[in-house]
RNA sequence: AGCAAUCGCGCGCCUAGUCCGCCAGGUGGCGGAACGGGGGAACCAAUCUAUCGGGGCGAGUCCGCAAUGGCCCUGCGCACAGGCGCAGUGGUGACGGCGGAGCGGGUAUCUCCAUCCGCAGCCCGGCAGCUAACCUCGUAGGCGUAGGAAGACCUCGA
Numbered sequence: 001a002g003c004a005a006u007c008g009c010g011c012g013c014c015u016a017g018u019c020c021g022c023c024a025g026g027u028g029g030c031g032g033a034a035c036g037g038g039g040g041a042a043c044c045a046a047u048c049u050a051u052c053g054g055g056g057c058g059a060g061u062c063c064g065c066a067a068u069g070g071c072c073c074u075g076c077g078c079a080c081a082g083g084c085g086c087a088g089u090g091g092u093g094a095c096g097g098c099g100g101a102g103c104g105g106g107u108a109u110c111u112c113c114a115u116c117c118g119c120a121g122c123c124c125g126g127c128a129g130c131u132a133a134c135c136u137c138g139u140a141g142g143c144g145u146a147g148g149a150a151g152a153c154c155u156c157g158a
Base pairs, nucleotide, nucleotide: 011144012143013142014141018033019032020031021030022029023028034139035138036137037136038135039134044129053127054124055123056122057121061101062100063099064098065097070092071091072090073088074087075086076085077084078083102119103118104117105116106115107114109152110151111149112148113147
């Protein structure tokens, strides 16, 4: 000097996951507002329900291709205890790979262009269509984008 980590403050992003008041003074408690989810009539829809299910949050889905593990089937051998081994132009085919469609987010007001990124994870527990009244639950967690153009709009200063 540079880089990285950690801590604090500020700004910003995904998301419903924020704000305010009082108390407390170790991450909390109470209350209010706001945002979001679930259950729940009539009418409408549906005509099923099978422990092989079904359903919910969420953008987090769908289709095709080739191939593999695994599983199944067939044949042979061993074993004789439900199994094991080998073979197969057999069946099925996950994760992953390739391709396509669709959906979601970012690039610091909005729009467009261009470009980058994601398509996870979790939950209910045999059960739920829609759904007014009504009932009920959540407000966590994880991160760091900053290229171009025109127009519109807003703010600040003179």

Predicted 3D model of a 158-nucleotide RNA (c-di-AMP riboswitch aptamer (ydaO/yuaA leader)) from a Chloroflexota bacterium. The model forms 96% of the base pairs in the Rfam consensus. The coordinates come from a structure-prediction model, not an experiment, and the mean pLDDT is 75. Taxonomically the source falls in Chloroflexota (Bacteria, Bacillati).